[in-house]
Context: one part of a larger RNA
């Protein structure tokens, strides 16, 4: 490099957009550019292979032949790719007519809980636990009633449901908004699929300003446990947990399963739609679930949401260790990301 692969042995890019670039529906005509015959001309000598000869033999030398798999001219073929043209409607999208939903962003607004505050009722414990003890509490706690404030979360509905590119998304309302899916088959007519750079989104912890801080709660500090206990348990308690705006860019970013399309038994259950006088039914379309044939697969399993049979296109793997280090770049306020070895040793 090729061949082999990428759930779970190494390996699918966290996730869309989309450049350039590969790939790309039906028919007709043209061209002959790629292809695909002939022929013509080159493709030096030597060298390679093959015969026949020569040095006693081989190495080596001669002689002839194939070869030189290539380029160029040139005559055709016209199925295919290309390429111009036209022309179609199944892919692609657009109108019109429903549908469904924590998709998103604002802003308002709500109970119920927790904590604290002020009062009222009352009196000695209360609180943790395996068992205790820091810890609160006679300066009146726990309890239990009233009124106040404050922040964060949205019980129950709720579902292996729903939507969403992924990350994620649950309180009610109103606003702006982005996608899906069903029916019609009215237009457009190949517009399409993939996507190396690139852009842009992207949990949680971090970090910068400023705001806010009920409640968990890293550091921390105390009681314990224990040989110790720099943990697990307890009792406090800062950072964070929230907003806002701006940065980090990475996760067991998992379906450990790229993205498209076409095909290939069934079976049952859920969501949203449509249609039918089989209607407690059945057909069909879009999800999203269990089980299962063939086939795959080392088994494990997968199995129309493939890990089946195929075709594009990206992306990535090549023994463990060293090590996602070093060094170089480059991106960041910093932690730190991204690229990414090699000696050495098994």
């Nucleotide at each position: 490099c090729u061949g082999g692969g990428u759930a779970u042995a190494a390996a699918g890019g966290g996730c869309g957009c989309g450049u350039a670039g590969g790939c790309g529906g039906a028919c007709u005509u043209a061209u002959u550019a790629g292809u695909c015959a002939g022929a013509g001309g080159u493709g030096a000598a030597a060298u390679c292979u093959c015969g026949c000869u020569g040095c006693u033999u081989a190495a080596c030398a001669g002689c002839g032949a194939a070869a030189c798999u290539g380029c160029c001219u040139u005559u055709g073929a016209u199925a295919c790719u290309g390429u111009a043209a036209g022309c179609c409607u199944u892919g692609a999208g657009u109108u019109c007519a429903g549908a469904a939903g924590a998709g998103a962003g604002a802003a308002a607004u709500g109970g119920a809980a927790u904590u604290c505050c002020a009062g009222g009722u009352g009196u000695a414990g209360u609180g943790g636990u395996g068992a205790a003890a820091u810890a609160c509490g006679u300066a009146g706690a726990u309890a239990u009633c009233u009124g106040g404030a404050a922040g964060a979360a949205c019980a129950c509905c709720a579902g292996a449901g729903g939507c969403g590119a992924a990350g994620g998304c649950g309180a009610u309302u109103u606003c702006u908004u982005g996608g899906u899916c069903u029916g019609u088959a009215a237009c457009u007519g190949a517009c399409g699929c993939u996507g190396a750079g690139g852009c842009g989104c992207g949990a949680a912890a971090g970090c910068g300003u400023g705001g806010g801080g009920a409640u968990c709660a890293a550091a921390c500090a105390g009681g314990a446990u224990u040989a110790g206990a720099u943990a697990c348990c307890c009792u406090g308690g800062u950072a964070g947990u929230c907003c806002a705006c701006g940065c980090u860019g990475u996760a067991a970013a998992c379906g450990a399963u790229g993205a498209a399309u076409a095909c290939u038994a069934g079976a049952u259950g859920u969501u949203g739609g449509c249609c039918u006088u089989u209607u407690u039914a059945g057909g069909u379309c879009a999800g999203u679930g269990u089980c299962g044939c063939a086939g795959c697969a080392a088994a494990c399993g997968c199995a129309u949401u493939a890990a089946g049979u195929a075709u594009u296109c990206c992306a990535c793997c090549u023994g463990g260790g060293g090590a996602g280090u070093a060094c170089g770049a480059u991106c960041g306020c910093a932690a730190g990301g991204u690229u990414g070895a090699a000696a050495c040793u098994c």
Molecule: small-subunit ribosomal RNA, central domain
Organism: uncultured bacterium